[in-house]
Molecule: TPP riboswitch aptamer (THI element)
Organism: Thiothrix sp. UBA5583
RNA sequence: CAAACGAGCUAGGGGUGCUUGCACAAGCAGGCUGAGAUUACACCCUUGGAACCUGAUACGGAUGAUACCGGCGUAGGGAAUGCUCCAUUGCUGAGCC
Numbered sequence: 001c002a003a004a005c006g007a008g009c010u011a012g013g014g015g016u017g018c019u020u021g022c023a024c025a026a027g028c029a030g031g032c033u034g035a036g037a038u039u040a041c042a043c044c045c046u047u048g049g050a051a052c053c054u055g056a057u058a059c060g061g062a063u064g065a066u067a068c069c070g071g072c073g074u075a076g077g078g079a080a081u082g083c084u085c086c087a088u089u090g091c092u093g094a095g096c097c
Base pairs, nucleotide, nucleotide: 001090002089006085007084008083009082010080011046012045013044014043016040017032018031019030020029021028022027052077053076054075059070060069061068
């Protein structure tokens, strides 16, 4: 003087569909995919940014159905170059022997 990986804390960003039954208003109980579908101090993401939004009431393929899968995407946006630990470590310089 200390990066990266990893961990912790704080701050910030984000989504919450499809479908069945009871009801046919609110709501309740199930099924599908997923990290998250009951707003959970839960889950995911924070520029090395596909968390998430627009494009999109779009395109191709599936499904009981769906923002289910895929491209689209070397498209456009999008929230911390935060702090601490990692350090009895690593790197560099000087002095002495």